[in-house]
RNA sequence: GCCGAUGUAGCUCAGGUAGUAGAGCACAAAAUUGGUAAUUUUGCGGUCGCCAGUGCAAGUCUGGCCAUCGGCU
Numbered sequence: 001g002c003c004g005a006u007g008u009a010g011c012u013c014a015g016g017u018a019g020u021a022g023a024g025c026a027c028a029a030a031a032u033u034g035g036u037a038a039u040u041u042u043g044c045g046g047u048c049g050c051c052a053g054u055g056c057a058a059g060u061c062u063g064g065c066c067a068u069c070g071g072c073u
Stems, first nucleotide, its partner, number of pairs: 001072007010025004019056001027043005049065005
């Protein structure tokens, strides 16, 4: 230099043919206990990597850029 994959909550990841952004863990509160742990319930937490484009509507489609990983030379 070229090609490909990935980027969504603090972490690990879902998200069908574009149509109200989710799960588990973690965290907080409550219940339970003599007190912890465990368990149960509830809650908090997101400009969906960035900038544009298409479209009534974009996490999703298109282009560019950035970061990480892999391959080729």